[in-house]
Context: one part of a larger RNA
């Protein structure tokens, strides 16, 4: 290869956005490219089947058929793929009212709390199981008042909400993207998924030039300790933060790639919205879409999963093939380095 498979055993790319391919609602007409029957030529001998001969059997061997997936040409058939040529509107998109929300960016402003600064005061104060190094009579700590500096937003806050992941919380504007509910005007399959490619991507990390209040790798000290490069303590410097420009990894998690149909049922809580109701919010019966617990029927090796499927199906993409060596070596690409990606083998069990 054919196959099986990918929650947790090996394996879903961290996310999108899309090019090429693949795949793709419905009617109604054409054509006949794949598709389906016919006919015809060809498809070497030998082999293999099937009948029969011949060596004493058999192996062997001779003779007739038969078969030949397959190609070419030719006559047809039109359901289903696909061409074309016109419709439709249930997918998809725009439009119209409305609608929640840490989505995204720039500005601005606030209150606590920390630390500095200053007055008031006197002996301590701070850590810790226990201390000790610290800090304080050059006046600390505590307590009062104004003022500086940066950084995070207490309650609210919630298996609550946006976001395609990463992420995302204090308040005000202002730019700005996406959902979601009704509607049913407009388009008239214009879709699904996507190999390259291309944009986002947390923390640490680097470059340059700000900034530093607190917290703190490395680093110095006290302790503990047989030791103690640690786990407690005082302190501390990159770093956390802001701009620009890199870097592209993560238990980048749902360890579960997207889309689209279908298949008991209970509870719950967020946004619309219908219908009842009412003075009026509510309650109470539905519909949509999202997040949450439990479950039938399946399904799983089990756990579990279970309309947000791990359950029936169907399309595209990615990935696994025994364990170590190795996610490593060379080469390539990328990069300022750090590295970061693509990715073996000898050996060995």
């Nucleotide at each position: 290869c054919u196959g099986g498979g990918c929650g947790u055993a090996a394996a879903g790319c961290g996310c999108g956005u899309g090019u090429a391919g693949g795949c793709g609602g419905u009617c109604u007409a054409c054509u006949a490219a794949g598709u389906c029957a016919g006919a015809u030529g060809u498809g070497a001998a030998a082999u293999c089947c099937u009948g029969g001969g011949g060596c004493u059997u058999a192996a062997c061997u001779c003779c007739a058929g038969a078969a030949g997936u397959g190609c070419a040409u030719u006559u047809g058939a039109a359901a289903c793929u696909a061409u074309u040529a016109g419709g439709c509107u249930a997918g998809a998109g725009u439009g119209a009212u409305g609608u929640a929300g840490a989505g995204g960016a720039u500005g601005g402003c606030g209150g606590a709390a920390u630390a500095c600064c200053a007055g008031u005061g006197u002996a301590g104060a701070g850590g810790u199981g226990a201390a000790a190094u610290u800090c304080g009579u050059a006046g600390a700590g505590a307590u009062u008042g104004g003022g500086u500096a940066g950084a995070a937003c207490a309650c609210c806050g919630g298996u609550g909400g946006c976001g395609a992941a990463g992420g995302c919380g204090g308040c005000c504007a202002u730019c700005u993207g996406g959902g979601c509910a009704u509607u049913a005007a407009c388009u008239g399959a214009c879709g699904c998924u996507g190999a390259g490619a291309c944009g986002c991507g947390a923390a640490a990390g680097c470059g340059u030039g700000g900034g530093g209040a607190g917290c703190a790798a490395a680093c110095a000290g006290g302790a503990u300790u047989a030791g103690a490069u640690a786990c407690c303590c005082u302190g501390g410097u990159a770093g956390u933060c802001c701009a620009c420009g890199c870097c592209c990894u993560a238990a980048a998690c749902g360890a579960u790639g997207g889309a689209u149909a279908c298949u008991c049922g209970c509870u719950g809580u967020a946004g619309c919205u219908g219908g009842u109701a009412u003075u009026g919010a509510c309650c109470c019966c539905g519909g949509c879409u999202g997040u949450a617990g439990c479950u039938u029927a399946g399904u799983u090796a089990a756990c579990g999963c279970g309309u947000u499927a791990a359950g029936u199906a169907u399309c595209c993409c990615g990935c696994c093939u025994g364990g170590g060596a190795a996610g490593u070596a060379c080469g390539g690409u990328c990069g300022c380095a750090a590295g970061a990606u693509u990715a073996a083998a000898a050996c060995u069990c």
This is a predicted structure of a 349-nucleotide part of an RNA (small-subunit ribosomal RNA, central domain) from an uncultured delta proteobacterium. Its Rfam family is "Bacterial small subunit ribosomal RNA". Rfam links the family to the GO terms structural constituent of ribosome and ribosome.